[in-house]
Context: one part of a larger RNA
RNA sequence: GCUGGCGACUCAUAGGGAGUGGCUUGGUGUUUGGCCAGAGCCGUAGCAAAAGCAAGUCUUCAUAGGACAAUUGUCACUGCUUAUGGACUCGAACCUAGGCGAUCUAUCCAUGACUAGGAUGAACCUUGGGUGAAAGUAAGUGGAGGCCCGAACUGACUGACGUUGAAGAAUCAGCGGAUGAAUUGUGGUUAGGGGUGAAAUGCCACUCGAACCCAGAGCUAGCUGGUUCUCCCCGAAAUAUGUUGAGGUGCAGCAGUUGACUGGACAUUGCGGGGUAAAGCACUGUUUCAGUGCGGGUCACGAAAGCAGUAACAAAUCGAGGCAAACUCUAAAUACGUCAUAUAUGACCUCUAAAUAAUAGGGUUCAAGGUCGGACAGUGAGAUGAUAGGAGAUAAGCUUCAUCAUCGAGAGGGAAAUAUCCCGGAUCACUAGCUAAGGCCCCUAAAUGACUGCUCAGUCAUAAAGGAGGUAGCAGUGCAGAGACAGCCAAGAGGUUCACCUAGAAGCAGCCACCAAGGAAAGAGUGCAUAAUAGCUCACUGAUUGAGCACUUAAGCACCGAAGAUAAACAGGGCUAAGCGAUCUGCCGAAGCUAUGGGAUGUAAAAAAGCAUUAGUAGGGGAGCGUUCCACCUUAGAGGGAAGAAUCGGCGCGAGCCGUAAUAGACGAAGCGGAAGUAAGAAUGUCGGC
Numbered sequence: 001g002c003u004g005g006c007g008a009c010u011c012a013u014a015g016g017g018a019g020u021g022g023c024u025u026g027g028u029g030u031u032u033g034g035c036c037a038g039a040g041c042c043g044u045a046g047c048a049a050a051a052g053c054a055a056g057u058c059u060u061c062a063u064a065g066g067a068c069a070a071u072u073g074u075c076a077c078u079g080c081u082u083a084u085g086g087a088c089u090c091g092a093a094c095c096u097a098g099g100c101g102a103u104c105u106a107u108c109c110a111u112g113a114c115u116a117g118g119a120u121g122a123a124c125c126u127u128g129g130g131u132g133a134a135a136g137u138a139a140g141u142g143g144a145g146g147c148c149c150g151a152a153c154u155g156a157c158u159g160a161c162g163u164u165g166a167a168g169a170a171u172c173a174g175c176g177g178a179u180g181a182a183u184u185g186u187g188g189u190u191a192g193g194g195g196u197g198a199a200a201u202g203c204c205a206c207u208c209g210a211a212c213c214c215a216g217a218g219c220u221a222g223c224u225g226g227u228u229c230u231c232c233c234c235g236a237a238a239u240a241u242g243u244u245g246a247g248g249u250g251c252a253g254c255a256g257u258u259g260a261c262u263g264g265a266c267a268u269u270g271c272g273g274g275g276u277a278a279a280g281c282a283c284u285g286u287u288u289c290a291g292u293g294c295g296g297g298u299c300a301c302g303a304a305a306g307c308a309g310u311a312a313c314a315a316a317u318c319g320a321g322g323c324a325a326a327c328u329c330u331a332a333a334u335a336c337g338u339c340a341u342a343u344a345u346g347a348c349c350u351c352u353a354a355a356u357a358a359u360a361g362g363g364u365u366c367a368a369g370g371u372c373g374g375a376c377a378g379u380g381a382g383a384u385g386a387u388a389g390g391a392g393a394u395a396a397g398c399u400u401c402a403u404c405a406u407c408g409a410g411a412g413g414g415a416a417a418u419a420u421c422c423c424g425g426a427u428c429a430c431u432a433g434c435u436a437a438g439g440c441c442c443c444u445a446a447a448u449g450a451c452u453g454c455u456c457a458g459u460c461a462u463a464a465a466g467g468a469g470g471u472a473g474c475a476g477u478g479c480a481g482a483g484a485c486a487g488c489c490a491a492g493a494g495g496u497u498c499a500c501c502u503a504g505a506a507g508c509a510g511c512c513a514c515c516a517a518g519g520a521a522a523g524a525g526u527g528c529a530u531a532a533u534a535g536c537u538c539a540c541u542g543a544u545u546g547a548g549c550a551c552u553u554a555a556g557c558a559c560c561g562a563a564g565a566u567a568a569a570c571a572g573g574g575c576u577a578a579g580c581g582a583u584c585u586g587c588c589g590a591a592g593c594u595a596u597g598g599g600a601u602g603u604a605a606a607a608a609a610g611c612a613u614u615a616g617u618a619g620g621g622g623a624g625c626g627u628u629c630c631a632c633c634u635u636a637g638a639g640g641g642a643a644g645a646a647u648c649g650g651c652g653c654g655a656g657c658c659g660u661a662a663u664a665g666a667c668g669a670a671g672c673g674g675a676a677g678u679a680a681g682a683a684u685g686u687c688g689g690c
Stems, first nucleotide, its partner, number of pairs: 001690006011085006018078006026042003046053002056068004088226002091223001095216002098213002106190001108188006115180001117149002120145001125140004153177003157174004192208001194204003229624006239252001241250003253379002257374006267343002269340002271337002278330001279328002284324003288320002291317002295313001297310002301306001346366002349363004382407006389400002412423003427598003431595004438588003441573002447585001449584002452581003466560002470557002475552005487544001489542002495515001500510001523538001527536002599614005627676004632671001637667001644663001648659004
């Protein structure tokens, strides 16, 4: 790993209400057959703490008010549920009690053993010389040391190798100590709330922040995993509040089931109250500019009181213009309402009437609403989208509320792929038809459809500020056959080199002024240029040419702005429409709807018809299948072949059931009931086999 067995809501006692049954002239009243008697239990009256009173009682000064009561069966069986027990099942780390360990290892005790070789050369001592004697000095002698080098021995610093190893700590190459606090044999001592410890929470038999064994013990586990047959009906929640509460739980909310009562449910209209959006500045605040200017400051005069002026500041007031969740003189849409002599039920059937019908009349029909109970669940981690807000950065697949939707618990079609978006809610079968969203060149079902504009960027098929004689239309203003716009030809001059300034300043460094004349027109000069002149040019004018030109606003589609790591990302091919707008007609397209046939549920039961319903997690309810054993049938059956087991056939919505040739070789149905060790795919399940 595979496979076959085993493997989890039980039992006892007590309570509750439900269903069924017995009795109700109340019921019941233990053992082992029947009968009788019968203590007791429940019921037959309650209220009060109680005395007590009593259809009432208690509270109270109260007969005011209020609370409870004014009634009610019981016994058994079945299933549900609660409590107490191991209480659906497997699973701790711990805690406590009593024992057992120092053959490993830690310290200690007793008694033994063991340590190649080499090097260094302390003290003492001897001798020489030295001294008054010493000290000291030299040469010898000597053989000290937790001394040195280095085997055995002992340790374990580094690396490699090994890592399902040769080995549950080794091997290989180096390494430390190696006369010492050395190493080691044997025997013994200390015991778990303890010992021992040159101290590391180390060691105490591969076990150590408290050993091991057994017992309490099926400890407890608000935690994780697992929990075995079928079909049918209904079907949630992820919220409020409390909690040593936050992944638990009480109560409420929402499900299912079973009753009672009630019933204009939903919708429309009307009528209500409101102070949100918007808007506004009348209040409360805030705020910009302008006018007036109390007052402070400053200055002047005066002996003082005081008075006059004043750029700036500035209360208040006036005019104009803004802002507000905690402003409102105003004020919606929605929403809400226990309002209404308003309108008005949906489906089906049937009769009257009728040519056909109706919003006409009628009905033991169905569906839909509300209130109050009984027993009894799950949920109390929600997610995304849209809308109105808070918080954040008008960030987040962020967070937190409100309203709605979907997912959750929802399949199908569309969005290439896709929990949450769009369409739409799957009873079953089988082919057909019609549509939704979305599509109709190929992939790929259906239009290479019609008509009309736009786009040339492969825009379509990612993005802003900003930029631009892209392009096609709309609108406005100005100029224009008395000739516009652009081009070309000509003129662009004189007073004057204006005045000032300056080395110079002559239209053109700078400053001031910017006149007059004549002309078709020409600035005391638009730009370039010169040291200053000169020179070129413009404004302005004429001629030539001959029809539109110039500017501006708003909107459509395109362009630039536009940078990522293997060649790219309309899904791809590819496309100039097969792109983007307007209009139109077809078609395709789903488990939607319709047609045909069948099943089930509701409509009290049975039958028929009609109508409606028939997605579903947690969860509730209903109806069934199968296994083992027992009772009844004085069991049927069975070597003329029981059980078992594979194939095939038939039946049942299904769990399953029946039959069958062959196999197998001894037990064993069906029916009506009863009792459970009653169903296996999961638990890192458990045992066996391979």
This is a predicted structure of a 690-nucleotide part of an RNA (large-subunit ribosomal RNA, domain II) from Carnegiea gigantea.
The full RNA is in RNAcentral, with records from Rfam.
Taxonomically the source falls in Carnegiea (Eukaryota, Streptophytina, Mesangiospermae, Pentapetalae).